Notes
Transfer RNA from a Patescibacteria group bacterium, 74 nucleotides, folded computationally. The prediction has a mean pLDDT of 81. Its Rfam family is "tRNA". Gene Ontology term of the family: triplet codon-amino acid adaptor activity.
RNA sequence: GCCCCCGUAGCUCAGCGGAUUAGAGCGUUGGAUUCCGGUUCCAAAGGCCACAGGUUCAAGUCCUGUCGGGGGUA
Numbered sequence: 001g002c003c004c005c006c007g008u009a010g011c012u013c014a015g016c017g018g019a020u021u022a023g024a025g026c027g028u029u030g031g032a033u034u035c036c037g038g039u040u041c042c043a044a045a046g047g048c049c050a051c052a053g054g055u056u057c058a059a060g061u062c063c064u065g066u067c068g069g070g071g072g073u074a
Base pairs, nucleotide, nucleotide: 001073002072003071004070005069006068007067010026011025012024013023028044029043030042031041032040050066051065052064053063054062
């Protein structure tokens, strides 16, 4: 240089052939339980889906470019 994969919550990841309101676990905060803590249970906060542009009535999802990470190749 060329090829492939990945980028979604603080962390690890789902999300498919475009439309339910973007989700789970862990973590954090509040509450219940307890003498206190842990465990368990309930609830909440937290995302403009890496960035920019395009297609579309509609994009996390399709297309192009850029950036970052990983792998392959001489």

NCBI's taxonomy places the organism under Bacteria, Bacteria candidate phyla.